[in-house]
RNAcentral holds the sequence, with entries from MGnify.
Glycine riboswitch aptamer from a soil metagenome, 106 nucleotides, folded computationally.
Rfam family: Glycine riboswitch aptamer. From the family's description: This family represents the bacterial glycine riboswitch.
RNA sequence: AUGAACGCUGGAAAGAGCCGCCGGCCGUAGGACCGGACGGUUCGCCGAAGGAGCAAGGGCGAGCGUCAGCUCACCCGAAAUCUCUCAGGCCAAGGGACAGCGGGGG
Repeated sequence: AUGAACGCUGGAAAGAGCCGCCGGCCGUAGGACCGGACGGUUCGCCGAAGGAGCAAGGGCGAGCGUCAGCUCACCCGAAAUCUCUCAGGCCAAGGGACAGCGGGGG
């Protein structure tokens, strides 16, 4: 049960600079250019592991009032694909909210 774990499939976003090191090309040398997922550093960026926050409404106090109501502060209270960006991430890989199919648990 409006379907657990698990399996298969799909699955987004965001990067550059500088220094060093290594390699390639030309070359007497120097130097320039290209590359790297190697190290350091600077600033920037993404939201879909995880994490965090809250809208209705209600409670309580104060003030105003034509006694119908209004305003402010505090507290309780519900989620997210919203917000934050701690964590995580910004070649690829991996991960990945979520979706489809299968599965049939306590």